Small-subunit ribosomal RNA from Gracilimonas tropica DSM 19535, 1524 nucleotides, folded computationally. Its Rfam family is "Bacterial small subunit ribosomal RNA". Rfam links the family to the GO terms structural constituent of ribosome and ribosome. Model confidence (mean pLDDT): 81 of 100.
[in-house]
RNA sequence: ACAAUGGAGAGUUUGAUCCUGGCUCAGGACGAACGCUGGCGGCGGGCUUAACACAUGCAAGUCGAAGGAGAAGGGUGGUGCUUGCACUACCUGGAGACUGGCGGACGGGUGAGUAACGCGUAGAUAACCUGCCUAUACCUGGGGGAUAACGUCUCGAAAGGGGCGCUAAUACCGCAUAAUGCAGCGGGGCCGCAUGGCCACAGUUGUUAAAGGUUUCGGCCGGGUAUAGAGGGGUCUGCGUGCUAUUAGUUAGUUGGUGAGGUAACGGCUCACCAAGGCGAUGAUAGCUAGGGGGUCUGAGAGGAUGAUCCCCCACACUGGGACUGAGACACGGCCCAGACUCCUACGGGAGGCAGCAGUGAGGAAUCUUGCGCAAUGGAGGAAACUCUGACGCAGCCACGCCGCGUGCCGGAAGACGGCCCUAUGGGUUGUAAACGGCUUUUGAAUGGGAAGAACGCCCGGGUUUCGAUCUGGGGUGACGGUACCAUUUGAAUAAGCACCGGCUAACUCCGUGCCAGCAGCCGCGGUAAUACGGAGGGUGCAAGCGUUGUCCGGAAUCAUUGGGUGUAAAGGGUGCGUAGGCGGGAGCCUAAGUCUGUGGUGAAAUCUUGCCGCUUAACGGUAAAAUGGCCAUGGAUACUGGGUUUCUUGAGUACAGAAGAGGCAGGUGGAAUUCGUAGUGUAGCGGUGAAAUGCAUAGAUAUUACGAAGAACACCAGUGGCGAAGGCGGCCUGCUGGGCUGUAACUGACGCUGAGGCACGAAAGCGUGGGGAGCGAACAGGAUUAGAUACCCUGGUAGUCCACGCUGUAAACGAUGUAUGCUAGUUGUUGGCUCUUUGGGGCCAGUGACGCAGUUAACGCAGUAAGCAUACCACCUGGGGAGUACGUCGGCAACGAUGAAACUCAAAGGAAUUGACGGGGGCCCGCACAAGCGGUGGAGCAUGUGGCUUAAUUCGAUGCAACGCGAGGAACCUUACCUGGGCUAAAUCCACUCUGCUACCUCCCGAAAAGGAGGGUCCCUUCGGGGCAGAAUGGAAGGUGCUGCAUGGCUGUCGUCAGCUCGUGCCGUGAGGUGUUGGGUUAAGUCCCGCAACGAGCGCAACCCCUGUGGUUAGUUACCAGCACGUAAAGGUGGGGACUCUAGCCAGACUGCCUACGCAAGUAGUGAGGAAGGUGGGGACGACGUCAAGUCAUCAUGGCCCUUACGUCCAGGGCUGCACACGUGCUACAAUGGAUGAUACAAUGGGUAGCCACUGCGCGAGCAGGAGCAAAUCCACAAAGUCAUUCUCAGUUCGGAUUGGAGUCUGCAACUCGACUCCAUGAAGGUGGAAUCGCUAGUAAUCGCGUAUCAGCAAUGACGCGGUGAAUACGUUCCCGGGCCUUGUACACACCGCCCGUCAAGCGAUGGAAGUUAGGAGUACCUGACCUCGCCCCGGUAAGGGGUGCGUAGGGUAAGCCUAGUAACUGGCGCUAAGUCGUAACAAGGUAGCCGUACCGGAAGGUGCGGCUGGAUCACCUCCUUU
Repeated sequence: ACAAUGGAGAGUUUGAUCCUGGCUCAGGACGAACGCUGGCGGCGGGCUUAACACAUGCAAGUCGAAGGAGAAGGGUGGUGCUUGCACUACCUGGAGACUGGCGGACGGGUGAGUAACGCGUAGAUAACCUGCCUAUACCUGGGGGAUAACGUCUCGAAAGGGGCGCUAAUACCGCAUAAUGCAGCGGGGCCGCAUGGCCACAGUUGUUAAAGGUUUCGGCCGGGUAUAGAGGGGUCUGCGUGCUAUUAGUUAGUUGGUGAGGUAACGGCUCACCAAGGCGAUGAUAGCUAGGGGGUCUGAGAGGAUGAUCCCCCACACUGGGACUGAGACACGGCCCAGACUCCUACGGGAGGCAGCAGUGAGGAAUCUUGCGCAAUGGAGGAAACUCUGACGCAGCCACGCCGCGUGCCGGAAGACGGCCCUAUGGGUUGUAAACGGCUUUUGAAUGGGAAGAACGCCCGGGUUUCGAUCUGGGGUGACGGUACCAUUUGAAUAAGCACCGGCUAACUCCGUGCCAGCAGCCGCGGUAAUACGGAGGGUGCAAGCGUUGUCCGGAAUCAUUGGGUGUAAAGGGUGCGUAGGCGGGAGCCUAAGUCUGUGGUGAAAUCUUGCCGCUUAACGGUAAAAUGGCCAUGGAUACUGGGUUUCUUGAGUACAGAAGAGGCAGGUGGAAUUCGUAGUGUAGCGGUGAAAUGCAUAGAUAUUACGAAGAACACCAGUGGCGAAGGCGGCCUGCUGGGCUGUAACUGACGCUGAGGCACGAAAGCGUGGGGAGCGAACAGGAUUAGAUACCCUGGUAGUCCACGCUGUAAACGAUGUAUGCUAGUUGUUGGCUCUUUGGGGCCAGUGACGCAGUUAACGCAGUAAGCAUACCACCUGGGGAGUACGUCGGCAACGAUGAAACUCAAAGGAAUUGACGGGGGCCCGCACAAGCGGUGGAGCAUGUGGCUUAAUUCGAUGCAACGCGAGGAACCUUACCUGGGCUAAAUCCACUCUGCUACCUCCCGAAAAGGAGGGUCCCUUCGGGGCAGAAUGGAAGGUGCUGCAUGGCUGUCGUCAGCUCGUGCCGUGAGGUGUUGGGUUAAGUCCCGCAACGAGCGCAACCCCUGUGGUUAGUUACCAGCACGUAAAGGUGGGGACUCUAGCCAGACUGCCUACGCAAGUAGUGAGGAAGGUGGGGACGACGUCAAGUCAUCAUGGCCCUUACGUCCAGGGCUGCACACGUGCUACAAUGGAUGAUACAAUGGGUAGCCACUGCGCGAGCAGGAGCAAAUCCACAAAGUCAUUCUCAGUUCGGAUUGGAGUCUGCAACUCGACUCCAUGAAGGUGGAAUCGCUAGUAAUCGCGUAUCAGCAAUGACGCGGUGAAUACGUUCCCGGGCCUUGUACACACCGCCCGUCAAGCGAUGGAAGUUAGGAGUACCUGACCUCGCCCCGGUAAGGGGUGCGUAGGGUAAGCCUAGUAACUGGCGCUAAGUCGUAACAAGGUAGCCGUACCGGAAGGUGCGGCUGGAUCACCUCCUUU
C1' cells in the first nucleotide's frame, strides 16, 4: 500500500443403526393487539378494518397605489326650533357588497382504480407549451359603446330571479404605429441523424400590440411586442417491473398507406378511400391479485418478504359522464347533466359532498385533542404596512417503539424471627437478606433564579453611493413557557414486576390431584410416591417492562445460480424418427456483437456504512467521505464465444468386397399330438381325487386297430446362443424387404449430438365388422372341502384365445438404470468376422456373460455393457394420506386414457443394513418327545383340593405347562384372619424411672364368657446392697392377617442340569454390530481336536463334596459269635474273642491306562483282557447370562397410602366341613396271578420321658386296670407280599365295601353342627371303563408293607422317607411336543397369543355431483337518450344570446346466452375417532408365492382368466465363476 471483518445447531420414524425425508424449536423484526404490571425524561410513531356515513367549527384568499359608489360613526358650519333633537353643506371615516387583477391547477388527504410507458432507469423531442421571475431591445398614440354595483317596480316559502333607469375602470371594442414576430413567394450560405435543422444573411408582399396608477416629482409600480435564460410541464422510445396454460389463439379503427380535420405538439387522435394486415409458446388474449420507486425487515452472501412514518412519481376526490375558464384543470373545499343517499319545504321547488385539521357514529383485536400560535420556516395577495395560512411551529393523550436514568450505597452473624425442606434432641435454605449503624440525594417535593431559539421586514439614527441596492448603531417582535437548565432546603425518603424451571433450554424440592382436573411449540406428561397438572418454598432469565397471539425473513443445501437429486428412499418419458431450440472437430485471415479495459455523463435528497462534531450520555441531529453492483456515450484490446471467408480429415456419411442371424411382410408346404366322425375288435367299468362325488358307459364307454375331418401350436436341435429401437421374434421352402458387423481407405468434407411440441410403432386383456373354433378356458352350472367357501380341488363350459380389416395405447412396457461422445488395472467364458502362427496358441474389431482393482455408494451393490471421471441436450422429483381422485379440457364406439388439484388429516411414511423373535422355510442334533412295551387316569363308590352356587359368614392367597392331597408337615374351642352378639380405649409385650407387697391367690354374686361387684388373704429368694413376681403411676415404642408383589428386599417356581451366556485386547464395518463363539470332526456337554484375524479370559459343563457298590487298615460297645469254656426248654444268655457280619475313620481302586481296528488328532468300536465296578459305575447336593412387571406385603422385613371409642383389641357362639353341579389329584375295587381261614420265614429308615410301653389280667374288640425296661446299635413296635396247607368255582359271588341303624372305646373344658376307632347288623355303585390322556429305560416300572413330621385327638387314602419281591421293550428318528446350533424369509420388536385388509354399524369433519335458487361481472344485438363538443338551419340590426336538427355519448330498458361466487332436497366417495359386527386378503412357502396391466364375477377383504415381473421360499438340474 492493497484486500477482508464472515456462515454454530437441536428434538422427533427404530429394539438399536446409517441414510432419505417431513414436522418442530432456539434468532431478528413489527404502524401491532391481548394478559399481568407500571417511577421519570428525551426522540419518534399512532384507523393496517368501511374509498362506510357524517352534526359543528375552522382549512384560500388578497389588492382602495385598477374602478365607481360609499353605511355607521366623528368634526365644522348652516336651517328649523319642542336647547338637544331633526334636516342640510363640507371635511373625515372607511364597514359590507360590486366591477376588475392575481391566486383558488400550490400546499394538505387517500390508495379505490391501474399489470400500464403507470413506475424505475437510460435516452429522444430536427414533433411541443410555459403565468409569476431574470436579462436584453423597442414601444406605451388617439378614440368609442356598454355593464354590475346603485335607484325603483316586481315574482318566489326559500334558493333565487325579472322589468325599467343611472355610472366608472388596468373591464370590453374599433383605429393608428410596427419587427428580429407570424404567414406567403423566390435566392444564398452553413450543418445534420432519415423526416430535415439553423442563419443578428440580404429581399419582397400581407398581417398582428398596449393601461394606466401613485409620488416627497428624484422616481417607483405597472402594460405591450420580441429574443434569450432559469424553473415547470406535455409527448415518444430501449430495457426492467406479479400469479394462472385446468386461459391457445386474438384483433375491424383492427395493421399499414393516401388525403383531410383536430391538437401546444407527433400520431387512427378523428374521418373518407385503398390494401389485408398486426400480436402470439421468448406466452398474445383472458382471469385473479396489486399503486410504483428511493427504501424497510431478514440473510455470510446470493436471495426472500415487504412498500406505515420521511422523499419522488402516478391515480382519485359521493358514483358515472362532460366540457368551460385559464399560462396551467377536464379542477378535493368551481360549473353542467345523470344516479344513489341525506337534509329543508308553504309540495310549487331547492340544498349538500371531511380520502383537509379536530371531532361523531358504524365496522373492528385495534389507532389520539372539536387544543395554542402564526414567534420561527414556507406559501398567496399587496409598493408596503399588513391580511390569510388545521401547511407549519408547539402543546395534550397512549410504555406503541427506540434510547437514557432511577427504585439506593457501605458495613452488619445471635447466621435472629417467620416460611420451606430433611435422615427431624439436630441440620440445610431463604441469607448480609432483614433488623441495626453510617453515608449519599439522581428522581420526587418545596423555594428562588432563568435561557437559546430573534435573523429580517418595520421604526429611529449614521455612513457610502447619481438615486438605489448594500453596510452599520439602537428600538421593538416568543405560541412553546416561567419550559429546558441552575442553585438551596428536605428526607432512604416517592418508585418492581413478568415469564419460566421434563428434554430441546439457564433454572428442583414438598404438598394436593389420581388418564380426573388439567398442560402442551415438538417429543410428550397425568391411571396414588408427577422436577411436565394446581399451590408453596427455592431457583433461572429479562426488567418498566415481561409474556402470549399474529405476520415476515432466518435456520431450510426443504426449489439447490452460489448450492440438491432420479438402480432399491419421491423421481428416466414404453420405444424410436424428427421440427423449433440448446450445444458443437483441426488450421489461417477479416470483423469486433458478446467479453476485457481507459475516460466522460447519470445513478435526486433522505436512509445504510465510515470519520469528525452538537444536545450532560445515548437514541436523535449536523457535516464530510464512501457507496449506489445499473444504464448511456466514447476510445482501445482480440485470447475465448459469435459472424464472414478460405482450407483439412480424425467426427459423420458414401462406395466396393465378405460373412452371420427365431429382424419384418406375403404365399406355399410337413409331420407328431389332441379332439371329433365312420368302421372293426372287445367288455364293464372308465375318469377323477388327499379321499370322493358330479360326469361318461350295456343305446357298448375306457382300451385298441384302420380310415377320414378340423383347428391350433411347432418336441429334439436349444445355448446367461442369435436378431430387433422397444413391444417382441422359433417346423420347412420361396419371393419382397430393413438394420447391424468385418475388411479396403477410393469419394464427400463437420454434412454432427440432443430433441419441447409433433409423427410413427407399441405385450396381454378389451371393442367393432366378417370368418373360424381342435385344445385351453374368465363368466356360468354341478360335485366336493368347509363353521361358511360367491375360492383353492374335480366334471363340464360361453365369450375369448386363431384369421382379415379397423380401434384402443396401457403393463413389475424392468437392467425398476434417458440418449450421445471421450477417458480410467486386470482375469476368464462365449457369438460373428479379420489376421499371425513354430498348429501349442496369440493379436484386432463388434456383440453377449462372470469375477474383480482403483473409484463410487446410506448400505446393498456398480465397477470399460459404470451406479467411476467429465461434457452436451431432454425428461422427471420435492413428507405420508386424501389421489393419479374431483372439476375442466383433449382423445376414444365404449371400456377408459392423457393432463391433473384443493379442503381436510397425520408426525411420520420410507430405503439399506444389524441383533433378536417367529415361520403350516431348510439342514444337523438331543430328550420317555414319538415309536416298542408295562401299568394307570378318564366310567363306579369314597377321600381330598378347586370352580360354581348358596350363606350373616361360608376369611385370604395360588389359576395353562409352572393353580387345583397347593400355602395347610394336622380348622371341634384355640388356630382364625370371616360372621353375629356382648365389652374395652387400651390390652399383651419391651425399655427407663418411682412406689407398693396390696388389688397376686382363694371364695361368693351377676353374666354365655370376657368383664363387673363383694369378702378372705398379707408373697418368695438374698451376700441385706438388692433381685424375682405381681400391681399402680409417668414417659417412650402403640396396634392393624387393612391396600399396593405393578414401589421393594429376601425366598421360590419355570424354561432347564438345556449348553449355553459374556468380557479384555486386536481386527473388520460410517454405524448398530461382527469376529472370537462360525467351519471340518467328536462329545452327555462351547467336551476335546484340527483349521481360521484372532489371541486370551470369566460365569456355566466336567471335576472337587455326600450316599452307595470292592478291597485293605485301624478300633471293637450297646453290634457280632468262627474256635475254646459255662449255660438254657430255647436264646451271644455268660466268660471270652477281634476271625466274620456290622459299626465309622483313613486309604486303595477306574485313567480309554493296556490290546485290536478305524482316524491327522480328539475320539469311536470290540461278547477283548484284567477287574467288585468300564468308558459320567448308580444316586444326590449343586441351577450360568437371563425370561415370565411369574408367585408371595397372609412367614418375615419394608417405602408409600389408609383406620385410630376402630379396619385396633378381649370374649361367647357360629363359619372356614354349607351342595343341583363341573374339574383335578388320589384310595378301594370290579376278583381265582383272587378272597377267606390256619401255620410259617426274612427288612430298613426313623421315633420315644406330659413319651415309647414289654409282660400279666379283663373285654369279641376299640380299650381298660396293673406294671418291667428304656433319654436308647442295650428297652419298646406282629413287617407285608412270599411260602405251606384248607376252602370258595365265575356268581353282583365267601368279589366289593359305600351307605344306614344300633351299641361302644379313646382324646379332650367340650365330639350337636364337626373327631378317630371298635363290635353287631345293613350290603349301594361297580363285571376293567368313550373321545382323550399320564408315568416309566433297571434294582427302574409294577407290587408289598414299615417309619416319621405336624399332633390332646384326628378326618393321613396326603406329604416325606425306608426297605421287600421284581419285569417287559427301544427297529428307529418319518411324524407329535419341547430344546440346542447353523442358514433363509419377514411389513414382527408388547416380538405370531405378533402384525394387518376391506365391507357394514355409530359419532364428528371437510369435500365432489345435483333439479333449482341468489348475487356479482364482462360483453353482443336492438330501443331510448340528459348535459356537452363539433357541424348545419333559423330568429336577432350586430355582439351576446335563443330555438331546431345530425353524429358521438353517461345513464336507462329489452332479448338470448356466457363467466364467477354463494346456497340446496337428494346423492358419491374420503378422513378422523381405547376396547362394535363379518370374515382373514397381505407380511414366513402367510398356509392357493406375491405383485403389475386388463376383463368378468362376488357381502367384504377378494377370486378367476390372459400376458408380464422377481421386488418369490424350498429342492433338484443346466450354464458360468473361483480353487484344487